[in-house]
RNA sequence: GCUCCCAUAGCUCAGUGGUAGAGCACCGUCUUGAUAAGGCGAUAAUCUAGGUUCGAUUCCUGGUGGGAGCA
Numbered sequence: 001g002c003u004c005c006c007a008u009a010g011c012u013c014a015g016u017g018g019u020a021g022a023g024c025a026c027c028g029u030c031u032u033g034a035u036a037a038g039g040c041g042a043u044a045a046u047c048u049a050g051g052u053u054c055g056a057u058u059c060c061u062g063g064u065g066g067g068a069g070c071a
Base pairs, nucleotide, nucleotide: 001070002069003068004067005066006065007064010024011023012022013021018054027041028040029039030038047063048062049061050060051059
């Protein structure tokens, strides 16, 4: 220099155009003499700037960061 992949909650990951989900963690509560385990509940996120669309996490373009391959 060229090609390709990834970016969603504190962490690990789903989500192929129509209300953003799960597990773990954290917080509250129930249970216990207390703790653990278990039950219930709450909070919390789409890397960024544009474009297409009635509507974008999703499609397109640029940027940023990370990774792989080739030279």
Transfer RNA from a marine sediment metagenome, 71 nucleotides, folded computationally. Its Rfam family is "tRNA". The family's RNA type in Rfam is transfer RNA. Its mean pLDDT, the model's own confidence on a scale to 100, is 81.